Context: one part of a larger RNA
RNA sequence: GAACGAACGCUGGCGGCAGGCUUAACACAUGCAAGUCGAGCGCCUGUAGCAAUACAGGAGCGGCGCACGGGUGAGUAACACGUGGGAACGUGCCUAGCAGUACGGAACAACUCCGGGAAACCGGAGCUAAUACCGUAUACUCCCUCCGGGGGAAAGAUUUAUCGCUGCUGGAGCGGCCCGCGUCGGAUUAGGUAGUUGGUGAGGUAACGGCUCACCAAGCCGACGAUCCGUAGCUGGUUUGAGAGAACGACCAGCCACACUGGGACUGAGACACGGCCCAGACUCCUACGGGAGGCAGCAGUGGGGAAUCUUGGACAAUGGGGGCAACCCUGAUCCAGCCAUGCCGCGUGAGUGAUGAAGGCCUUCGGGUUGUAAAGCUCUUUCGGCGGGGAAAAUAAUGAUGGUACCCGCAGAAGAAGCCCCGGCUAACUUCGUGCCAGCAGCCGCGGUAAUACGAAGGGGGCUAGCGUUGUUC
Numbered sequence: 001g002a003a004c005g006a007a008c009g010c011u012g013g014c015g016g017c018a019g020g021c022u023u024a025a026c027a028c029a030u031g032c033a034a035g036u037c038g039a040g041c042g043c044c045u046g047u048a049g050c051a052a053u054a055c056a057g058g059a060g061c062g063g064c065g066c067a068c069g070g071g072u073g074a075g076u077a078a079c080a081c082g083u084g085g086g087a088a089c090g091u092g093c094c095u096a097g098c099a100g101u102a103c104g105g106a107a108c109a110a111c112u113c114c115g116g117g118a119a120a121c122c123g124g125a126g127c128u129a130a131u132a133c134c135g136u137a138u139a140c141u142c143c144c145u146c147c148g149g150g151g152g153a154a155a156g157a158u159u160u161a162u163c164g165c166u167g168c169u170g171g172a173g174c175g176g177c178c179c180g181c182g183u184c185g186g187a188u189u190a191g192g193u194a195g196u197u198g199g200u201g202a203g204g205u206a207a208c209g210g211c212u213c214a215c216c217a218a219g220c221c222g223a224c225g226a227u228c229c230g231u232a233g234c235u236g237g238u239u240u241g242a243g244a245g246a247a248c249g250a251c252c253a254g255c256c257a258c259a260c261u262g263g264g265a266c267u268g269a270g271a272c273a274c275g276g277c278c279c280a281g282a283c284u285c286c287u288a289c290g291g292g293a294g295g296c297a298g299c300a301g302u303g304g305g306g307a308a309u310c311u312u313g314g315a316c317a318a319u320g321g322g323g324g325c326a327a328c329c330c331u332g333a334u335c336c337a338g339c340c341a342u343g344c345c346g347c348g349u350g351a352g353u354g355a356u357g358a359a360g361g362c363c364u365u366c367g368g369g370u371u372g373u374a375a376a377g378c379u380c381u382u383u384c385g386g387c388g389g390g391g392a393a394a395a396u397a398a399u400g401a402u403g404g405u406a407c408c409c410g411c412a413g414a415a416g417a418a419g420c421c422c423c424g425g426c427u428a429a430c431u432u433c434g435u436g437c438c439a440g441c442a443g444c445c446g447c448g449g450u451a452a453u454a455c456g457a458a459g460g461g462g463g464c465u466a467g468c469g470u471u472g473u474u475c
C1' cells in the first nucleotide's frame, strides 16, 4: 500500500447493488417449512330432491411424491475431492420401437358391535370395494438349463378426446464400483499388519472384489516415510504480488459428509432416510405412577456463549419443484419487502457576485497580521428530501406480492443534510496559554523535571469525507 463475512470509538443526508452467528454440530417456547389425486375404491356427514341422483366436505384403503428442494461443516488425510481412464452394474418419471392387456378367487381397513387405557393408543367379533392381494391361461426377442426341458405379466378409469397397465430391446439423463496421478504438519512417531497378503471353493450383492465364510499357503506395507499423533470438509476459485509464490476456501457453483449421541434394518427404482421406523443413551415435557411424547445444522424467533451478525414480514405474480387429464392444491425453494454505513458505487449538504477586507475570535514588535470572499448583502438554481397529480415494464389471451414502487409532471423554499483524524522526525500541516518527569502521549526514534510546534485546551493549518480513526488478520 492492498484486502476483510469484521469489531470498537466519534459522527451520520439520500439512492442502487451486494452481504449479514467466523463463537456453543449449545439448548430450544410458538407458528409455518410436503403434499396431492374422487378420472383407482368403498363408506360417512351436510345441502337439494319423494327417489334415482347431483354438489360440497371428512376419515380410511390405494397410487405417486416425501431419496428433490432447503440447512450445516461435526467427522473425514480418505479413491473424500480434483483430473484422466476403466469394466463386472442399476435406473421410477422422460424417450424410440415391438408385442400384449384373457379367465377366475380369497381377504383387510373404513363401518357396526363388544372390551381395555388418565392419555398415547390398543384388543376381539362381524360386513365390504378397488388401479390393494392371489391363482390359472398365454408370452416374440426375456430368465435358468445337464440343451431334453423348465420358469415368468397385466388394471382399469372416463365427460369417448384420452389417461393408464404388462413384458422385452434400445436411448438420454442420473447413480453404484475399480484404477493412474495430485492433495497439510510432526521421525522428540520406525517398524506396522491375522481376514492380515494371496489361492481354491462357497455365500452374498444391481455389480467386481478377503465383501463374508471354510480350507490351504505365508505373505503384504515401510526412510520414495508405512504405522502413530496433530490439524483440516475438497474443488472451481478468493486476497495479495510485476511474477514466481504465499495465505485463504465467507457469499455463488460442483462434489462429499452429517441431521440430539451411538447402532440397526424396513419400505422403495432410489435411503440405511433432517421434519420415517426400531433399540440403547443423555436431556426436556405430560402422567391417574401403570405408561407416554419430543429432536430448528429448514424459515422466522428465544435463551446462552461472544468483540460481533437481521423480521416470530408479504406473495405464490414470476422462475422452478410435487401431485392431478384438468381446474387447481401445496411449496419459509423462490421472488419481494423490513433491519444494519457491513462493503462497493453514485449523488447531495448550494451556485455566482460580494472589501469600509464588518463584527467577533486568535496572535501581535500594538503599527498591524490572520480567520477571509469566508460571513452579511445582492442575483440565481432546486439535485436529493418534502407536498400534490399521473403512473409502468416485469405477463404470452388471463393472472403483479413487489407497489401507487421505478419513472414522469407540477409546487414551495437555500430552504431539512458534516464530520473524523492528524500537525517533533519518518509524514502534508505552527502559534499562544495551561501543566511542570506531574497529568499525560507513543507505530519506531522518543517527548514531559518552568518559555513543551511531541501532554491538555484554543486559534490557525494539513488529510480524508458520509464517513474518519483504532484494533485484529492475510499478502
Stems, first nucleotide, its partner, number of pairs: 001475004006471005013347006019340002021305001026303003030300003035064003040061002043058006071258003081182006089175003094171008102136004111126006142151003156163002184230003191221003196218008233255004237248004260281005283294004311337001313336003319333001320331004350380004360371004384416001386411005394402001419464005424445003430459005440447002
Overview:
Small-subunit ribosomal RNA, 5' domain from an Alphaproteobacteria bacterium, 475 nucleotides, folded computationally. The full RNA is in RNAcentral, with records from ENA. The prediction has a mean pLDDT of 88. Lineage of the source: Bacteria > Pseudomonadati > Pseudomonadota > Alphaproteobacteria.